[in-house]
RNA sequence: GCGACUCUGGAGAAUCUCGACAGCGAGUGCCGAAGGGGCAAAGCGGUUCCAGCCGCCAAUCUCUCAGGCAAAAGGACAGAGAAAA
Repeated sequence: GCGACUCUGGAGAAUCUCGACAGCGAGUGCCGAAGGGGCAAAGCGGUUCCAGCCGCCAAUCUCUCAGGCAAAAGGACAGAGAAAA
């Protein structure tokens, strides 16, 4: 230094509608900051010296599978901390 752990901060979007009142199901609208998928100029590699072609690589970008849309919980990310190596 990295990962895990502890503490603190931490956004967005319907306390929606309907159904034999079932802690269940159906429907519609929406959100992106668990996770997941996708994309690249330059760069790197291959092809042959070049053009060209192929491949590799990201996100807070994008998708909305998952998850979420009062509170609670969760929460990318940030700060602080102790122990161990």

About this RNA:
A computed fold for an 85-nucleotide RNA from uncultured Lawsonibacter sp., annotated as Glycine riboswitch aptamer. Taxonomically the source falls in Lawsonibacter (Bacteria, Bacillati, Eubacteriales, Oscillospiraceae). The RNAcentral record of the sequence draws on MGnify. Its mean pLDDT, the model's own confidence on a scale to 100, is 80.